[in-house]
RNA sequence: ACCGGCAGCGGCUAGGGUUCCGGCUUCGCGCAAGUGAGCAAUCGAUUUUGCGAAGUGUCUGGUCCGAGAGCCGCACCCUGUCCGGUGAACAGCGGGCAGGUACACGGCGGGACAAAAGCCCGGGAGAC
Repeated sequence: ACCGGCAGCGGCUAGGGUUCCGGCUUCGCGCAAGUGAGCAAUCGAUUUUGCGAAGUGUCUGGUCCGAGAGCCGCACCCUGUCCGGUGAACAGCGGGCAGGUACACGGCGGGACAAAAGCCCGGGAGAC
């Protein structure tokens, strides 16, 4: 100087939007339920209520997406040590235990799903 690994997987979180659920708003319909009026038959939608539709994520939420540079765990790898096999022993191999596994500034643009994003392109371009 070059190449490769470290940078794999899972659970979550910051973050993200709006398919579905729920919330809220508006509109329509309704008396089967609830509720109001009426002695009752019955009537009604201003508030509360049922069903439906539309809008709203500038609705805390549930579902959903979700980090290389966030957290945790597992696997891989590395070091030490012990055990197994051997007549005895080294190396190698298999297993147990203990430990290690660093660093990391970053667009524009594009892509997916309903949509967006710290997702993916991407530890990319670029910067140091």
Overview:
Guanidine-I riboswitch aptamer from Rhodobiaceae bacterium UBA7804, 128 nucleotides, folded computationally. Its mean pLDDT, the model's own confidence on a scale to 100, is 78. NCBI's taxonomy places the organism under Bacteria, Pseudomonadati, Pseudomonadota, Hyphomicrobiales, Rhodobiaceae. Rfam family: Guanidine-I riboswitch aptamer. Rfam links the family to the GO term regulation of gene expression.